This is a predicted structure of a 469-nucleotide part of an RNA (small-subunit ribosomal RNA, 3' major domain) from an uncultured bacterium. The RNAcentral record of the full RNA draws on ENA. Model confidence (mean pLDDT): 83 of 100.

Context: one part of a larger RNA
This record gives sequence, structure tokens and C1' cells, in this order.
RNA sequence: UGACGGGGGCCCGCACAAGCGGAGGAACAUGUGGUUUAAUUCGAUGAUACGCGAGGAACCUUACCCGGGCUUGAAAUGUAUCUGAUCGUUGGGGAAACCCAAUUUCUAGCAAUAGCAGAUAUGUAGGUGCUGCAUGGUUGUCGUCAGCUCGUGCCGUGAGGUGUCGGCUUAAGUGCCAUAACGAGCGCAACCCUUAUCUAUAGUUACCAUCAGGUCAUGCUGGGGACUCUAUGGAGACUGCCGUCGUAAGAUGUGAGGAAGGUGGGGAUGACGUCAAAUCAGCACGGCCCUUACGUCCGGGGCUACACACGUGUUACAAUGGGGAGUACAGCAGGUCGCUACCAGGCAACUGGAUGCUAAUCUUUAAAGCUCCUCUCAGUUCGGAUCGAAGUCUGCAACCCGACUUCGUGAAGCUGGAUUCGCUAGUAAUCGCGCAUCAGCCACGGCGCGGUGAAUACGUUCCCGGGCC
Repeated sequence: UGACGGGGGCCCGCACAAGCGGAGGAACAUGUGGUUUAAUUCGAUGAUACGCGAGGAACCUUACCCGGGCUUGAAAUGUAUCUGAUCGUUGGGGAAACCCAAUUUCUAGCAAUAGCAGAUAUGUAGGUGCUGCAUGGUUGUCGUCAGCUCGUGCCGUGAGGUGUCGGCUUAAGUGCCAUAACGAGCGCAACCCUUAUCUAUAGUUACCAUCAGGUCAUGCUGGGGACUCUAUGGAGACUGCCGUCGUAAGAUGUGAGGAAGGUGGGGAUGACGUCAAAUCAGCACGGCCCUUACGUCCGGGGCUACACACGUGUUACAAUGGGGAGUACAGCAGGUCGCUACCAGGCAACUGGAUGCUAAUCUUUAAAGCUCCUCUCAGUUCGGAUCGAAGUCUGCAACCCGACUUCGUGAAGCUGGAUUCGCUAGUAAUCGCGCAUCAGCCACGGCGCGGUGAAUACGUUCCCGGGCC
């Protein structure tokens, strides 16, 4: 000077408390450990690993295993020599890769030569091999916590201190006052995006108040530029005004006005540093190692195994419910190797036609909800695992190892021990919809979108983490 204390003081945070809903018990999905295996490729391991890298493992991917091949090599480049087409075609072997044989005998140019392909030799290639404790870059975390420093001056022999402390205040080292300090920088805040209100401009593919036409019906048509909306510019919120308290900063009010009130809500933004934190398998790179193999191509298998243990989820255990019929209302976003209206066939997955759309034009039924009927508390008309049969689709190919449909089957489970997690408002809870990856899909995951829509917070003694003295 820090760090630490079952030392003290002050303060904050879903940290506790007050509440609501979960996990821990069941079945399944998924990741991990362990075990097994020819291989179950590798990495990530308290918080900060475990639906993580992986935003798509049947082949490919693929790095692993077994088997069969190649050796200037799957891809790149220089030099020298030779050949002329060729990874073409045909025949044979083969699971394929590949090997053998035959056949064709290139293009531009007058030529030199150049291009392309192959062969030989050579310089070299190649490595998801090792080291993240040699590194760059990137990332997690403390933590969006309010801190971390510098110049000059002053103090101290010096390490260092002061400033940055004290009082008040703030979400904030945010400000005010005080002051051997005076200033400044990186952070805070603001500037950026989005959302909430108004306005100007513009008016198609969006809109339809008024006028006219038309239909079983519909902005369907003429038309309109009002409204909604779209997308560009502006306005608006600043404790600005009022009352109270205060020296000030500021605090406070079921105060006014206002769409919005005290950072309006949300996002992006992550200081100096910490953990020799993570990544040599995204990429780059030093060193070491392999070079007829630790390189590379192909076929098949594996990454999907299964006495078990843990994490994260989905579905439930029912009547605030299950089933049947009818009926209403979104937003984000995607679409030509695509999304598909409509018609027909099929119980259905889907199939066969057909139409519109390179899209504010065409396309995608919202579901919880509401109305009526039924079930009457039962392992059930709850629950749907598992298994059997028949099918559909994608794809060269669904045995290992895909999704979906129909019929049958109908397991555990009657609200979960100790313990533990999330959340303070359009939040939790609940309901569906869309997208990326993608032939298909093991998506119940991830990222978004809207619909319905609560309870509670006395307070800071205690648990955890953090800040200042």
C1' cells in the first nucleotide's frame, strides 16, 4: 500500500423478508459423468462446464474405429525434361476408391511460343498431431458495480500520501458546500436505436369518412387525401411551473398542466484490472513432432451403446379440467431449387391438378377466449410412455439411426424429503405464432413476436454478493 476479520459505522442489489410459480418424486427429451466398446472423435468442469462449441451426426459432415487404396500426393506453387488432349469413351477386376488394357491424338499462332492436361525428377506440400503455462485475436466473470488514474503543487528520509477525505445529496467519484490543493483523463450521464403523443410532407401494393356504381358477400370499381397505416423531417419532458423543507445541491406532494414526470419503458454501450480463467478444433502464429504417414481417397461402422449418478427441459398427475359442435380477435417474420389460394381423391399424414406472388399486391386457420352439449371424482372419457400392425414424405439409401399419419395397446404418475431456483408490471404465470440452421429431422432446444394477465414489498435484524470510511 493492499487483502482479510465469526471488528465498528454508512449504503445498495429479487440478497433476505412479503408474495406468485417452479425444480428436487414420475415418464420422456437432451447434455454431462461413469461404465462398456474395435471406436463410442475432441474441447468446456464451483460461481463463470453440463438443450455449452453444435443456428440441424442416416451417407456427407467426421476429426474416431475396421477394411481396401494413393505417395509431388485431395488442393497450392517454382524449375528442368518429355508427351498430346483430358478426371473423355470402351472392355475387364472391384463394395467403392482405385488398378489394368484398348481407343481418341488438344487449343491459339506463319513460327518462336503461350494455354490446358498428363508423366518423371526436384524445391516442397499436407497434419482437427502437442504446447491457450510461448502468443495474437476473440470471449466469460467480478459488474453496467462506481470505480481506476494522471500533470503540477504540497507533505513524508522513503515506500507513499494528498487530490479521491469530511457534511449533505444522487442510480452514479452525480452534484453542492467545505478544503494544500488546483486542474485533467478513462469510466457515470448525454449523444445512438426502439417504444409511448402530436404535427408537416408524401399517398401505392396500405386506408375508406363523404359522393356515385355494383354484388349472395367483400375497398369490389370510379373516386378521395379526411382517418388508420407506412417513412422522412420536426415538436415534446427540462424538477420547466406551484406549494413545503433545505445555505446549496436536492428532497417531497392521490399539486397543476400533459400522451408521457422526475434516468418515461426497453436495447446497444462493459473503465483500470482479476481468475498463468476459456479457445493452437473458427482463424492467425513461435517452438516441437509425423512425411509410402500422425498426410490423403473410398466402403462399412461409431459419435445414437446402458446395472447407474447429476444438470437443463417437455408432458402430466385432472373438473379453474377432458371430449364434441359452433364462433371471435394478433404481431414479428419468411417465400421462385420457394410459399401456395382453389378443386378433386384419401379417415389422415399426404397425393393429383390448378392459380397468384421475385411480394404493404399472392401466400401462412392463431391458441388460450366465448356459447351449447357431455363426463361426475374413478388410476377415470385423467395421463400418455411402451409395444404391435398398416401407411405417408424426404432422400442414392431410413437395419444400426429420420419425422409424421391411422387403428390397436394403455406403463409410471393422485402434487413430490432434505434442499433449492426465477420473478417487482404489461413483469410473473399462461396461450399460441414466426424465424435461423435445414433434402429430411430426432426442436420439448435457441432467437424473436404478439394474446390473456396477477399477487406482494412492513422493513434491512439475519443469509449471499458488492461499494465507501